[in-house]
Formats: sequence, structure tokens, C1' cells
RNA sequence: CUCCUUGUGGCUCAAUGGUAGAGCUUCAGUCUUCGAAACUGAAGGUUGCGGGUUCGAGCCCCGUCAGGGUCA
Repeated sequence: CUCCUUGUGGCUCAAUGGUAGAGCUUCAGUCUUCGAAACUGAAGGUUGCGGGUUCGAGCCCCGUCAGGGUCA
């Protein structure tokens, strides 16, 4: 340099173009003499970045950045 792939809460991952969710973590509550466990609830996301298409984009298109892989 060529081509492929990944990027989504603090972490690990989902999501057929139609309300972005789950588990873990954190916080609060119930329980307990106090904790742990269990149960209940809450917080936390401009879906890497910038554009485009569309009534509507995490998903499609272009560019770009970062990680990984492939070829010589």
C1' cells in the first nucleotide's frame, strides 16, 4: 500500500430502516443487632467523529480516526 473486520452506559454484549435494551457494576430501599445474600427500584448512551440518502438511520452510502486481521 491492497482487502476484510470491529467501534453502542463504568465493563461485557444485544437490537429486521420504525420508542436504543440485557447482564455485571454503582446508588437507594426492604430484610438484618450490623453486614453478606436475596428481593424491589433508580441512575448512567448525542450508538468513535463529520457528512449524505430517507417521512424516519445503531443499521444503508461517502469520508475520516482508532483497534484487530490478511496479502506482498
Predicted 3D model of a 72-nucleotide RNA (transfer RNA) from Fragilariopsis cylindrus CCMP1102.
Its Rfam family is "tRNA". Rfam classes the family as a transfer RNA. From the family's description: Transfer RNA (tRNA) molecules are approximately 80 nucleotides in length. Their secondary structure includes four short double-helical elements and three loops (D, anti-codon, and T loops).
Its mean pLDDT, the model's own confidence on a scale to 100, is 82.
The sequence is in RNAcentral, with records from ENA and Rfam.